[in-house]
């Protein structure tokens, strides 16, 4: 001094997940807003409040860009152990 497994660790990649961005999502046990109709009142009005229409929740799709976690017969440097072979 060289070559080798092995562990760690930096920074890269690749996968996968969650976030995130959409698009779909609950006749009734979600809102808002309530046609029609019902109830209360002499009236003005009010009051609950179904269809329908809209946001959304669970939940299913699509996006990889970013972000976080994870994993590895991934790539390079580094640092420690351990073992072969040379020198002295």
């Nucleotide at each position: 001094g060289u070559c080798c497994c092995u562990c760690a660790u930096g920074c890269g990649g690749c996968g996968u997940c969650a976030u995130c961005u959409u698009g779909u999502g609950a006749a009734c046990c979600u809102c808002c807003c309530c046609a029609g109709g019902g109830c209360c009142g002499g009236a003005a009005g009010g009051c609950a409040g179904c269809a329908a229409g809209g946001a959304u929740a669970a939940g299913c799709g699509a996006g990889c860009u970013c972000u976080g976690g994870c994993g590895g017969g991934u790539g390079c440097g580094u640092g420690a152990g351990g073992g072969a072979c040379c020198c002295c």
Molecule: Bacterial small signal recognition particle RNA
Organism: Glycomyces tenuis DSM 44171